[in-house]
SAM riboswitch aptamer (S box leader) from Flavobacteriaceae bacterium S0862, 123 nucleotides, folded computationally. Its Rfam family is "SAM riboswitch aptamer (S box leader)". About the family: The SAM riboswitch is found upstream of a number of genes which code for proteins involved in methionine or cysteine biosynthesis in Gram-positive bacteria. NCBI's taxonomy places the organism under Bacteria, Pseudomonadati, Flavobacteriia, Flavobacteriales, Flavobacteriaceae. The coordinates come from a structure-prediction model, not an experiment, and the mean pLDDT is 82. The sequence was found by an Rfam model in a public genome assembly.
RNA sequence: AUGUUAUCAAGAAAGGUGGAGGGAUUAGACCCUGCGAAGCCUUAGCAACCCUUUAGCAAUAAAGAAGGUGCUAAAUUCUACCUGAAAAGCGAUUCAUUUAUCGACAAUUCGGAUAGAUAACUU
Numbered sequence: 001a002u003g004u005u006a007u008c009a010a011g012a013a014a015g016g017u018g019g020a021g022g023g024a025u026u027a028g029a030c031c032c033u034g035c036g037a038a039g040c041c042u043u044a045g046c047a048a049c050c051c052u053u054u055a056g057c058a059a060u061a062a063a064g065a066a067g068g069u070g071c072u073a074a075a076u077u078c079u080a081c082c083u084g085a086a087a088a089g090c091g092a093u094u095c096a097u098u099u100a101u102c103g104a105c106a107a108u109u110c111g112g113a114u115a116g117a118u119a120a121c122u123u
Base pairs, nucleotide, nucleotide: 001123003121004120005119006118007117008116013043014042015041016040017039021032022031023030026080027079028078029077044072045071046070049068050067051064052063053062054061055060076115081112082111084109085108090103091102092101093100
């Protein structure tokens, strides 16, 4: 790097070094940042994928945190593609009027896809 499966609105920061960017990528929005970005190091913490223990035929459940990863601003920061619902306004028909029905559009929203991240396995 390829593929498979699972998860992604919860949770958890200080110090040192560094010195201007960062939030994966493209576009837009928004945000963080000289009251010090990214990166690197140390310590601390979160979580519980692998793991450990117990129960169980198994599926799985409960407990744990020594070890391997991961993570510690904002939902994977938000939007983008598809489906369903849909406010307002608009148009058509109807009615004397209020209205009713239908249509396209659509703020917003449920779900999904794509992409990405992480874990375990795999070629």